About this RNA
SAM riboswitch aptamer (S box leader) from a Cytophagales bacterium, 99 nucleotides, folded computationally. The prediction has a mean pLDDT of 83. The source organism's lineage runs through Bacteria, Pseudomonadati, Bacteroidota, Cytophagia and Cytophagales.
RNA sequence: GAUUUAUAAAGAAGAGGGGAGAGAUAAGGCUCAAAGAACCUCUAGCAACCAGUUUUAACCAGGUGCUAAAUCCUUACCCAAUUUUGGGAUAUAUAAAUU
Numbered sequence: 001g002a003u004u005u006a007u008a009a010a011g012a013a014g015a016g017g018g019g020a021g022a023g024a025u026a027a028g029g030c031u032c033a034a035a036g037a038a039c040c041u042c043u044a045g046c047a048a049c050c051a052g053u054u055u056u057a058a059c060c061a062g063g064u065g066c067u068a069a070a071u072c073c074u075u076a077c078c079c080a081a082u083u084u085u086g087g088g089a090u091a092u093a094u095a096a097a098u099u
Base pairs, nucleotide, nucleotide: 001099002098003097004096005095006094007093008092013043014042015041016040017039021032022031023030025076026075027074028073029072044067045066046065048064049063050062052059053058071091077088078087079086080085
């Protein structure tokens, strides 16, 4: 990298460095951002999966992960439709296993 499975409308902050963007892709929006974005480090916290305890619920915080806004919203592909919308899939992100 690929495949499979599961989860994703809940939850969770400060400091230092850095120096202009960020919010997955494409488009349209709308937010955040020099009162400091992305990214890196430290501390703190949350708790999706694995590990551990446990009786299945839960606990725990060791390994990954995560800590603005529903995966920020809508469209993109399918079905239904009262053609406003609704549902699903795909995709994305994370984890575990296999390769």
The sequence was found by an Rfam model in a public genome assembly.